[in-house]
RNA sequence: UUGAGUAUACGGGGAGAGAACGCUGUAAGUAGCGUCGCCGAAGGAGCAAGUAAUCACUAUUAUGAAUCUCUCAGGCAAAAGAACUCGUAUAGGACG
Numbered sequence: 001u002u003g004a005g006u007a008u009a010c011g012g013g014g015a016g017a018g019a020a021c022g023c024u025g026u027a028a029g030u031a032g033c034g035u036c037g038c039c040g041a042a043g044g045a046g047c048a049a050g051u052a053a054u055c056a057c058u059a060u061u062a063u064g065a066a067u068c069u070c071u072c073a074g075g076c077a078a079a080a081g082a083a084c085u086c087g088u089a090u091a092g093g094a095c096g
C1' cells in the first nucleotide's frame, strides 16, 4: 500500500466512404422498397510463424495475432455510433 496489469463507470480526443438514382409516403423531414457505387476503427469471420499431439513422414490434426484480409452485419451531409487513446473515480496490491 500511492506504482504495474486488468475490469467497470463518467468525461475529452477520434478516421473512412453517394446529402446517389427511381418509386411510395409526408406540409416538409425522418422512413419503406428497388437499383447500382463505395468504406472499415462497433460486432463477426479467416489466416502466418511458432507450439503440441499422433504416427513412421518431409505427413496429419489441434492451437495460433492484428489497425492484415473478407464485408455477414454495420456505415457513406449533420446527429448518433466508432477501434484506439488520455484523464478522473472504484476495485486491486509491488506483479514496478
Base pairs, nucleotide, nucleotide: 003095006091007090008089009088010087011086012085013084018036020035021034022033023032024031037076038075039074043072044070045069046068050063051062052061053060054059